[in-house]
Molecule: transfer RNA
Organism: Candidatus Veblenbacteria bacterium
RNA sequence: GCCCUCGUAGCUCAAUGGAUAGAGCUCCGCACUCCUAACGCGGGGAUAGAGGUUCGAUUCCUCUCGGGGGCACCA
Numbered sequence: 001g002c003c004c005u006c007g008u009a010g011c012u013c014a015a016u017g018g019a020u021a022g023a024g025c026u027c028c029g030c031a032c033u034c035c036u037a038a039c040g041c042g043g044g045g046a047u048a049g050a051g052g053u054u055c056g057a058u059u060c061c062u063c064u065c066g067g068g069g070g071c072a073c074c075a
Base pairs, nucleotide, nucleotide: 001071002070003069004068005067006066007065010025011024012023013022018055027043028042029041030040048064049063050062051061052060
């Protein structure tokens, strides 16, 4: 330098054109308890960035950034 693949919540994963982007753990509050934990109820929090296509983009296209892998160069 070229190619492939991945990037969604603090963490692990769904959703792959269509209704308000969901779940578990975590965090906050409440309740329970003598207290704590567990259990229960409620709540907060995310699409790597920019542009394009489309009535509609997490999804498709382009560029950039980052992780992983392969190839080439490396006299």